This is a predicted structure of a 148-nucleotide RNA (SAM riboswitch aptamer (S box leader)) from an Anaerolineales bacterium. The coordinates come from a structure-prediction model, not an experiment, and the mean pLDDT is 78. The model forms 91% of the base pairs in the Rfam consensus. The sequence was found by an Rfam model in a public genome assembly. Taxonomically the source falls in Anaerolineales (Bacteria, Bacillati, Chloroflexota, Anaerolineae).
[in-house]
RNA sequence: CUCUUAUCCAGAGAGGCGGAGGGACCGGCCCGAUGAUGCCUCGACAACCGGUCGGCGUUAAGCCGAACACGGUGCCAAAUCCGGCAGUAGGGGUAACUCUAUGCACCCAGUAUGGGUGUGUGGUUACCCGUAUUCUGGAAGAUGAGAG
Numbered sequence: 001c002u003c004u005u006a007u008c009c010a011g012a013g014a015g016g017c018g019g020a021g022g023g024a025c026c027g028g029c030c031c032g033a034u035g036a037u038g039c040c041u042c043g044a045c046a047a048c049c050g051g052u053c054g055g056c057g058u059u060a061a062g063c064c065g066a067a068c069a070c071g072g073u074g075c076c077a078a079a080u081c082c083g084g085c086a087g088u089a090g091g092g093g094u095a096a097c098u099c100u101a102u103g104c105a106c107c108c109a110g111u112a113u114g115g116g117u118g119u120g121u122g123g124u125u126a127c128c129c130g131u132a133u134u135c136u137g138g139a140a141g142a143u144g145a146g147a148g
Stems, first nucleotide, its partner, number of pairs: 001148008013042005021031003025084004043076001045074001048072003052066005080140001085137003091129008101121008
């Protein structure tokens, strides 16, 4: 560096060095001379791997579970700080249908609140636009474990 796989809404800071950018990239939004990011020391958090115990398995490989924090990592601003790509809910627009949804106007009939026409709103269907910093999946990234 590449590949596979698991996890990423929890958790956990003091001192010293140093002196300007930093939060991977882009946009946003934050952090930072009241000294950030980074490095070192100590401490903490967590429990991925090893180690320990138990079960299954054939005593093996392996799988499952538990406790611990001994060893190897990791981690200690903000959800991986949020979004990025796709889809969906919701939203907007156009067209068609619907007047056994409803309002209005007009006409016919003439007192039964009937029939018809048009139209606004609503409803259904189709298509289009575009959106979730509160939905789903992905991408990218980080970390562990394994392999090359």